[in-house]
Context: one part of a larger RNA
RNA sequence: CUGGGUGUAAAGGGCGCGUAGGCGGGAAUGCAAGUCAGAUGUGAAAUCCAGGGGCUUAACCCUUGAACUGCAUUUGAAACUGUAUUUCUUGAGUGUCGGAGAGGUUGACGGAAUUCCUAGUGUAGCGGUGAAAUGCGUAGAUAUUAGGAGGAACACCAGUGGCGAAGGCGGUCAACUGGACGAUAACUGACGCUGAGGCGCGAAAGCGUGGGGAGCAAACAGGAUUAGAUACCCUGGUAGUCCACGCCGUAAACGAUGAAAAAGAGGUGUGGGGGGACUGACCCCCUCCGUGCCGCAGUUAACACAAUAAGUAUUCCACCUGGGGAGUACGACCGCAAGGUUGAAACUC
Numbered sequence: 001c002u003g004g005g006u007g008u009a010a011a012g013g014g015c016g017c018g019u020a021g022g023c024g025g026g027a028a029u030g031c032a033a034g035u036c037a038g039a040u041g042u043g044a045a046a047u048c049c050a051g052g053g054g055c056u057u058a059a060c061c062c063u064u065g066a067a068c069u070g071c072a073u074u075u076g077a078a079a080c081u082g083u084a085u086u087u088c089u090u091g092a093g094u095g096u097c098g099g100a101g102a103g104g105u106u107g108a109c110g111g112a113a114u115u116c117c118u119a120g121u122g123u124a125g126c127g128g129u130g131a132a133a134u135g136c137g138u139a140g141a142u143a144u145u146a147g148g149a150g151g152a153a154c155a156c157c158a159g160u161g162g163c164g165a166a167g168g169c170g171g172u173c174a175a176c177u178g179g180a181c182g183a184u185a186a187c188u189g190a191c192g193c194u195g196a197g198g199c200g201c202g203a204a205a206g207c208g209u210g211g212g213g214a215g216c217a218a219a220c221a222g223g224a225u226u227a228g229a230u231a232c233c234c235u236g237g238u239a240g241u242c243c244a245c246g247c248c249g250u251a252a253a254c255g256a257u258g259a260a261a262a263a264g265a266g267g268u269g270u271g272g273g274g275g276g277a278c279u280g281a282c283c284c285c286c287u288c289c290g291u292g293c294c295g296c297a298g299u300u301a302a303c304a305c306a307a308u309a310a311g312u313a314u315u316c317c318a319c320c321u322g323g324g325g326a327g328u329a330c331g332a333c334c335g336c337a338a339g340g341u342u343g344a345a346a347c348u349c
Base pairs, nucleotide, nucleotide: 003321004320005319006318007303008302012317014201015200016199017198021194022193023192025088026087027086028085029084030083031082033081034080035077036076037075038074039073040072041071042070049065050064051063052062053061054060091191092188093187094186095184096183097182098181103177104176105175106174107173108172109171110154115149116148117147118146119145120144121143125136126135162169163168206247207246208245209244210243211242215241216240220236221235222234223233258316259315260314262312266294267293268292269291270290271289272288273287274286275285276284298305299304322349323348324347331342332341333340334339
């Protein structure tokens, strides 16, 4: 490199937008670049292959043919690809009318709870554990009542429920704003799919500057446990967790399953829309979009997957190629740093 693969054995990029490139719907006509057919020239000789011959045979040698699958020129064909023009509406997009949603950003507001402060009542304990102790408390704690402060998170509803490309999103209201879906069939007329580089988004932790700090809590301190206990348990407690702006760019970033599109048994839930039937609701039937479970064919090493495929065919990208060494070293790029991305070899089994 090819081949074969990528749910769990090695292997799907964390996710999107999109450049080049690759691939691409129906009809008509022209051209003839690819394609196909014929002709001519060339494709040295030797070699290879086939026939025949010569050295006793063979290797070897001689001879004839085929072949040299190619290239160039020329004549033609027009199905397919390409290209040019015209055209179509099913793909794609726009319009109109709708309803659903923790989609995003900003601002305002709310109640419960924890903690703290002040005041009242009240007295000797509280707290904690397997049992204790450290700790708090006669300077009046715990408990309880009233008032106040402040920060963070939003019980019930809540659901294999919803929304989002992924990360993710959950009190209420308002403003701004993105997407999806249904109905309709008015408009454009292939405008599409994928996407190396590139650009952007990207949990938690961490970093920089400035705020904030109730609870929780790495580090740390003490008490226990223990042979020891740099832990598990307990009492405290600082970064951090929160906000603004800027970095970082990683996760079991998982459905461990890349994206798009075609055809193909069923059964049963659930969310949203439309239609039919119906006096209305409930209910029933049909249909579109989403989301679960079971299950046939088929697939699979098995487990299992099974119209939301891991089935049957296609296009494009990414990735794998024995274990360790190693996601390490070196170099390069990025970063304030931590580190990230790219990514070997010796050696060894």